[in-house]
RNA sequence: AAAGUCCGCCGGGCGAUCGCUCGUGGCUUCGAGCCGCGAGAGGAACGUCCGGACUGCGCAGAGCGGCGUAGCAGGUAACGCCUGCCCACCGUGAGGUGAGGAUCAGAGCAACAGAGACGAGUCGGCGCGGCGUUUCGGCGGCGCGCCGGGUGAAACGGGCAAUCUCUACGCGCAGCAACACCAAGUAGGCAGCCGAUGAUCCUGCUCGGGGAGGCUGCGGGUCGGUGGCUCGAGCCCACGCGCGAGCUUGGGCCUAGACGAAUGAUCGCCGCAGCGGGGUGACCCGCUGAACGGAAUCCGGCGUACAGGCGGACUUUGCCC
Numbered sequence: 001a002a003a004g005u006c007c008g009c010c011g012g013g014c015g016a017u018c019g020c021u022c023g024u025g026g027c028u029u030c031g032a033g034c035c036g037c038g039a040g041a042g043g044a045a046c047g048u049c050c051g052g053a054c055u056g057c058g059c060a061g062a063g064c065g066g067c068g069u070a071g072c073a074g075g076u077a078a079c080g081c082c083u084g085c086c087c088a089c090c091g092u093g094a095g096g097u098g099a100g101g102a103u104c105a106g107a108g109c110a111a112c113a114g115a116g117a118c119g120a121g122u123c124g125g126c127g128c129g130g131c132g133u134u135u136c137g138g139c140g141g142c143g144c145g146c147c148g149g150g151u152g153a154a155a156c157g158g159g160c161a162a163u164c165u166c167u168a169c170g171c172g173c174a175g176c177a178a179c180a181c182c183a184a185g186u187a188g189g190c191a192g193c194c195g196a197u198g199a200u201c202c203u204g205c206u207c208g209g210g211g212a213g214g215c216u217g218c219g220g221g222u223c224g225g226u227g228g229c230u231c232g233a234g235c236c237c238a239c240g241c242g243c244g245a246g247c248u249u250g251g252g253c254c255u256a257g258a259c260g261a262a263u264g265a266u267c268g269c270c271g272c273a274g275c276g277g278g279g280u281g282a283c284c285c286g287c288u289g290a291a292c293g294g295a296a297u298c299c300g301g302c303g304u305a306c307a308g309g310c311g312g313a314c315u316u317u318g319c320c321c
Base pairs, nucleotide, nucleotide: 001317002316003315004314005313006312007311008310009309010308012270013269014268015267016266017265018264020040021039022038023037024036025035026034027033042292046303047302049301050300051299052298053297054175055174056173057172066171067170068169069168070167071085072084073083074082075081086100087098088097089096090095101166102165106164107163108160109159123148124147125146126145127144128143129142131140132139133138179227180226181225182224189218190217191216192215193214194213201209202208234253235252236251237250238249240247241246272289273288274287275286276285277284278283
């Protein structure tokens, strides 16, 4: 210098105006209306694949079934995740990938070729024995033994457990649309009392009218509202321990909480990229563009998408000292 490998990080910045959601302080004509202040999406918020927290239901104990995991050890709240080591494979290498237990417990499977492919003994030749037949030269079956070409990945010997199975271990079911509380009706339920000897009603009283419901209490629950709801296995820094994943201790910080679901729009300057023009040049001017994507109970992982950019360690090859 050129090709790579691994790890980590960013993913536009500042300002102005007008809006949105939540919190908080004040004012108020009480209408959550107005004013001020503060906070307001991501590395994946995504897919919802795995593991948990939390909640409801179930559950004496045991077994069967079902689902899942699989070298050895460690980390973790837990995991199918991560780390270290061994082994196998790929790569010159840095490194990468691995569903990596058991095939004398049993079953199943193998294209093409080949006589024969998971059943065992099959095709050809030779020898011996014995049978049938004979024109006595032989010929055809049967049994036993020996030898062998060829096919194919594999021919009484192996493979596949990413086929059933066996072994060991783990797992109760559903999910914040969980669940709990409050609770509207000219809706509906139950109980008690009154009512054709006329109630309630017109109507405050009397008369009159009218004609079948009325009153009280209780519980469930729809619309709707509230809680759950965001301070948490939390984030940052440092010492120490550990090869590492990670852990201990100390200090600092508070970082959305909406539910017909806010987090937006316009403009200016700067930065980045592309194109065009000017300049010997550093550079200047104009135009254009800017990825994947969008919280919905929370957390730990995995997987997938991503314009552009930054940093570190290492490998191989070539050249120079």
Overview:
A computed fold for a 321-nucleotide RNA from a Pseudomonadota bacterium, annotated as Bacterial RNase P class A. The sequence is in RNAcentral, with records from ENA. A source record names the gene rnpB. The source organism's lineage runs through Bacteria, Pseudomonadati and Pseudomonadota.